[in-house]
Molecule: small-subunit ribosomal RNA
Organism: uncultured bacterium
RNA sequence: AGAGUUUGAUCUGGCUCAGGACGAACGCUGGCGGCGCGCCUAACACAUGCAAGUCGAACGGAGCUUAGAGAGCUUGCUUUUUAAGCUUAGUGGCGAACGGGUGAGUAACGCGUGAGUAACCUGCCCUAGAGUGGGGGACAACAGUUGGAAACGACUGCUAAUACCGCAUAAGCCCACGGUACCGCAUGGUACUGAGGGAAAAGGAUUUAUUCGCUUUAGGAUGGACUCGCGUCCAAUUAGCUAGUUGGUGAGGUAACGGCCCACCAAGGCGACGAUCAGUAGCCGACCUGAGAGGGUGACCGGCCACAUUGGGACUGAGACACGGCCCAAACUCCUACGGGAGGCAGCAGUGGGGAAUAUUGCACAAUGGGGGAAACCCUGAUGCAGCGACGCCGCGUGAGCGAAGAAGUAUUUCGGUAUGUAAAGCUCUAUCAGCAGGGAAGAAAAAAAUGACGGUACCUGACUAAGAAGCCCCGGCUAACUACGUGCCAGCAGCCGCGGUAAUACGUAGGGGGCAAGCGUUAUCCGGAUUUACUGGGUGUAAAGGGUGCGUAGGUGGCAAGGCAAGUCUGAAGUGAAAAUCCGGGGCUCAACCCCGGAACUGCUUCGGAAACUGUUUAGCUGGAGUACAGGAGAGGUAAGUGGAAUUCCUAGUGUAGCGGUGAAAUGCGUAGAUAUUAGGAGGAACACCAGUGGCGAAGGCGACUUACUGGACUGCUACUGACACUGAGGCACGAAAGCGUGGGGAGCAAACAGGAUUAGAUACCCUGGUAGUCCACGCCGUAAACGAUGAGUGCUAGGUGUUGGAUCCUUUCCGGGAUUCAGUGCCGCAGCUAACGCAUUAAGCACUCCGCCUGGGGAGUACGACCGCAAGGUUGAAACUCAAAGGAAUUGACGGGGGCCCGCACAAGCGGUGGAGCAUGUGGUUUAAUUCGAAGCAACGCGAAGAACCUUACCAGGUCUUGACAUCCCGAUGCUAUUUCUAGAGAUAGAAAGUUACUUCGGUACAUCGGUGACAGGUGGUGCAUGGUUGUCGUCAGCUCGUGUCGUGAGAUGUUGGGUUAAGUCCCGCAACGAGCGCAACCCUUAUUCUUAGUAGCCAGCAGGUAAGGCUGGGCACUCUAAGGAGACUGCCGGGGAUAACCCGGAGGAAGGUGGGGAUGACGUCAAAUCAUCAUGCCCCUUAUGAUCUGGGCUACACACGUGCUACAAUGGCGUAACAAAGGGAAGCGAGCCUGCGAGGGUGAGCAAAUCCCAAAAAUAACGUCCCAGUUCGGACUGUAGUCUGCAACCCGACUACACGAAGCUGGAAUCGCUAGUAAUCGCGAAUCAGCAUGUCGCGGUGAAUACGUUCCCGGGCCUUGCACUCACCGCCCGUCA
Repeated sequence: AGAGUUUGAUCUGGCUCAGGACGAACGCUGGCGGCGCGCCUAACACAUGCAAGUCGAACGGAGCUUAGAGAGCUUGCUUUUUAAGCUUAGUGGCGAACGGGUGAGUAACGCGUGAGUAACCUGCCCUAGAGUGGGGGACAACAGUUGGAAACGACUGCUAAUACCGCAUAAGCCCACGGUACCGCAUGGUACUGAGGGAAAAGGAUUUAUUCGCUUUAGGAUGGACUCGCGUCCAAUUAGCUAGUUGGUGAGGUAACGGCCCACCAAGGCGACGAUCAGUAGCCGACCUGAGAGGGUGACCGGCCACAUUGGGACUGAGACACGGCCCAAACUCCUACGGGAGGCAGCAGUGGGGAAUAUUGCACAAUGGGGGAAACCCUGAUGCAGCGACGCCGCGUGAGCGAAGAAGUAUUUCGGUAUGUAAAGCUCUAUCAGCAGGGAAGAAAAAAAUGACGGUACCUGACUAAGAAGCCCCGGCUAACUACGUGCCAGCAGCCGCGGUAAUACGUAGGGGGCAAGCGUUAUCCGGAUUUACUGGGUGUAAAGGGUGCGUAGGUGGCAAGGCAAGUCUGAAGUGAAAAUCCGGGGCUCAACCCCGGAACUGCUUCGGAAACUGUUUAGCUGGAGUACAGGAGAGGUAAGUGGAAUUCCUAGUGUAGCGGUGAAAUGCGUAGAUAUUAGGAGGAACACCAGUGGCGAAGGCGACUUACUGGACUGCUACUGACACUGAGGCACGAAAGCGUGGGGAGCAAACAGGAUUAGAUACCCUGGUAGUCCACGCCGUAAACGAUGAGUGCUAGGUGUUGGAUCCUUUCCGGGAUUCAGUGCCGCAGCUAACGCAUUAAGCACUCCGCCUGGGGAGUACGACCGCAAGGUUGAAACUCAAAGGAAUUGACGGGGGCCCGCACAAGCGGUGGAGCAUGUGGUUUAAUUCGAAGCAACGCGAAGAACCUUACCAGGUCUUGACAUCCCGAUGCUAUUUCUAGAGAUAGAAAGUUACUUCGGUACAUCGGUGACAGGUGGUGCAUGGUUGUCGUCAGCUCGUGUCGUGAGAUGUUGGGUUAAGUCCCGCAACGAGCGCAACCCUUAUUCUUAGUAGCCAGCAGGUAAGGCUGGGCACUCUAAGGAGACUGCCGGGGAUAACCCGGAGGAAGGUGGGGAUGACGUCAAAUCAUCAUGCCCCUUAUGAUCUGGGCUACACACGUGCUACAAUGGCGUAACAAAGGGAAGCGAGCCUGCGAGGGUGAGCAAAUCCCAAAAAUAACGUCCCAGUUCGGACUGUAGUCUGCAACCCGACUACACGAAGCUGGAAUCGCUAGUAAUCGCGAAUCAGCAUGUCGCGGUGAAUACGUUCCCGGGCCUUGCACUCACCGCCCGUCA
């Protein structure tokens, strides 16, 4: 000193944590000692014992002991007397009012502090003065009688005193009346004095002289009493209280003043500076915390107060209204013979109870202190000690050194290791504490003796053993410290945020680690952090917070200059501020805690002296603040009365005819009984177009036609006057929109409520047609608004610029006008400054001062209760319980919007062809099934994985088999095989049999193979794509996504990347606090279009020659086509126009090709927990005679149905028959010519070709000709029957093809929906991969070859800018209500 938590980030703001403390309690644990502390609750009730007695030197007795003398006699007893001693009930004295306890009451002169008493008292003690003479009468004890259960009495009689009472005496004292001097703030006091009156006493002891007492007076000391200033909790949802109340006179009472009490008189007294009432509480020194200021507390120790079961009262006494005294009343307890009595632990122990919780019925008067006594001494639960309790503080120990095989064990592991860990073991050493033994204090003094509870304690010494002595909390962040297992939103944790839903460093356990340590954590409470009540030290435009506005009372504050005073202020001195505590410096216990000594401090109060700047006060002034008078101009300022025109509506009359009105579209409504429209006249109410303006006026609310009357305020100018008269303003008073209320008017239009019509799923709404209160006037209430500039009033100061309103002055101007200065308003922009930012900025939210209102997390709630106001509606004032960890402000990034702007895309539009209807193919859903294996699910699943399920594939089902296994590595044993062939059983797997019999060698064996065995392991298309890698889809081939440095911002972030143009493009240009760069775009790559060079076979054939039925067939050639290598070519290069002279765009020339020429490959940062654990790889989990392996058969091909993608059609632009022209591919378990054969699929034979040579191979649409003639057809071909072909171990489930026959639906397809912009769509055929066979699918190839695009309003998707936002998991968001 800060940290966590609202947000993706910032500010405000609350909540929480880290620190310290404690009379503590609880949980776990516990070795020793010292010093402290220990009923915070029931001021609840108390058994038992003790806590206040003492004095025989005050007194009379009684008892006992000893000694002497005497008497009686039972000679050891009784009795008398004397002397001494001891004990003591009673009288008497002193004490018991101290000491000890508690905090109930008390908000008070109770306490603290400082004063006062001239208004007082004070036993014992000290000092000084004076005195102590002489008498008297009783009462206890005792004796007797007697009452009562007891407690306790009653009566009669005797007796003493330092008990009691007169008398004498009076230095001095007291009382009332005088005098003189001095003093005091007043009443008054002191000293001296005159005369009058009044009041004392007690003796005891020993020895003969003292001592202890007694009486009186004065002083002191001590202790008290009373009075006063100041301070001393909370609440105004307590605002009025008070009759002895306030004062006076007199009397009484007291130690003393006083309504303290009483009689009479007066009517006062207290209160917003908080009376009264209610609640709570003993106060202080101090203690805790804090940097301090403060805040909290009032245990122990000390001072004061109050109380003693509850309430009241007095007595005694120096002192009490008395804790262990009395009386009365009450409650409770106990005894009782029922008549009556006894008691008071908030003393020390102790008991019960209450409670989370707090100790022994101990020892001693040895010390310190107290009471009594002459003293010895006695008493003392005060006190000194001990016991119990880790309750707190402090100190010590539980060992120290060496010790790596880094032991074992444990935990973990990537199995290699790592950690525990020098830790242990082991070796060496030491002995603090505890234990044993020996010695042994101080505390005890002022000369000596005696005297110690603690205590054989502290302390010292010796021997002995590492032996007897460590736990608790925590380990996600805050906050130091991490792994494994278990659990699986369960169990649980949690101070806040929050963990836990199968890989939890947050739960539980373990290992390890961190912290503290005889303790450690938790809980309660207090301060701190919290500047989060802000005096120090906060705020109020939008976060909580300016009163709706003015006037004004109290109060607060107040201009210039001078003098006085000295209350505040400053300064010096004195007194006080108890001790203890705190701090500093020393000292004593071995140290420390603890204790002792000294100093500082105690920031305060009081008194005296001084200063006079400031504040205050006072005196006499001043004019600048403020005000008054005068002269002007401006204005929807207010009130009242009157007047006006336009418009709406209504009424009357005319013209006129079928509609009007209303809406997005309609309907309700009005209208043939004449509406709407139009003309004329009239009625009535309300509001005042244009002017009109971030123009004016007003305190605000508010004010708008015109005129008049009355009236308020502001402004300007110039002089004159008053002389601080000012500002603010709690309460108070007044004003105060709209709505609403009361009474009475008025009522045209508008219009809550209400009615009807629409809209809608509904529509108690928005829209329409009507329509009542109300709106208007008068009077009276209400008193609130987003009453807002969300900004209280006043004063001064602090750059400017530019409008506008009302004045004034000056300059200029023929006029209109223009300019400068200044005052008062009203706007905009902007600097400094301020602000969390937005923004404010001479009209401040700046810099200062004065005064007022208000705020202190959100909700509950502006609610409840109370009070006040109101006719009511309601208003003002205004909580708490409970609950949450947020609520909120401003700004930022994105996403989103049925917000805006710009732009693009077969996105729409313009076109062409489809799908959706039919039949079939194929995939999916669903259903079915023993199984119909699994995955894919909007676009971006559905002819998808699958480039091809009859067996196999195959993962599924049924059944049969195997268990180290079908596959891999290691070990052991046996065999020499294995492979291959044959036979038997079986559905086969498999089982059995037969034939078949390796290599090398140092002969030990080795290698290889098979079989058997053992266990490590194999195996899994089992789960999790939400644990993953890799791969892929998608937005999207969209033009975007970022970084470095700089700059701006408190920050999140911004800038760059925005803007003006342009582009297919963040493409390029220009501008610019940005300058550069990267990934993307483009280009580089492939292909295609033109051409050149080179090359010329398996390609080609122009020219030359040969030759054929025909044919590059042959010689020859490489010109052409072509093939395949390398170049060239296209770059807005040229011209014109536009554009900003740019980028670029438009047009043109040339050119095979023109503005990225066409096509392909190429996919930024990222999004979708997108897809895939079944391509593969892989963590974790799961199965292990099975979820593994194998075999046969079946299934993946099912079928009421639904959907997607396709094929073929519905025909004449056609069907059928006869005849041309490609490209790109493939071919050896292959392509297969030709020939023969079959109607055909094919079959037989078989040339050629590992291919620019041979083969597949026929291209088809098209063209020409012929036919069909609009029909379910010569369209269409499904389905079915029969007969076949091919592949294959095998075509039943379940292949393709052929021939003949059969000839279904279908005549162009509803809502809806898809593709395509040029060699494209459409249409036509050909090939390949997979493949034994199986394509309408997929991937390629060429042939023929269109139409249309005005354009960007709309639908969909996307990009950029901007705006709103309570979203940021981002609109599939957030969120409200009801119900469960």